About this RNA
A computed fold for a 72-nucleotide RNA from a Pseudomonadota bacterium, annotated as transfer RNA. Its Rfam family is "tRNA". It is annotated as a transfer RNA.
RNA sequence: CGGGGACUGGUUCAGCGGUAGAACGCACGGUUCGGGACCGUGAGAUGGUGGGUUCGACUCCCACGUCCCCGA
Numbered sequence: 001c002g003g004g005g006a007c008u009g010g011u012u013c014a015g016c017g018g019u020a021g022a023a024c025g026c027a028c029g030g031u032u033c034g035g036g037a038c039c040g041u042g043a044g045a046u047g048g049u050g051g052g053u054u055c056g057a058c059u060c061c062c063a064c065g066u067c068c069c070c071g072a
Base pairs, nucleotide, nucleotide: 001071002070003069004068005067006066007065010024011023012022013021018055026042027041028040029039030038048064049063050062051061052060
């Protein structure tokens, strides 16, 4: 320098155009002598950044950023 991939709650991931979910973790409660396990309830992400397309985008397009892989 060229090509490809990833970027979503604290963590690991899902979601492939119609107002964002799961598991683990966390908080509170139940259970227990207490803890763990188990059960119930709840909080928590405007989606890497900025534009564009669209009635509408996490989901399509462009640029930039960070990380990973391949090639020179």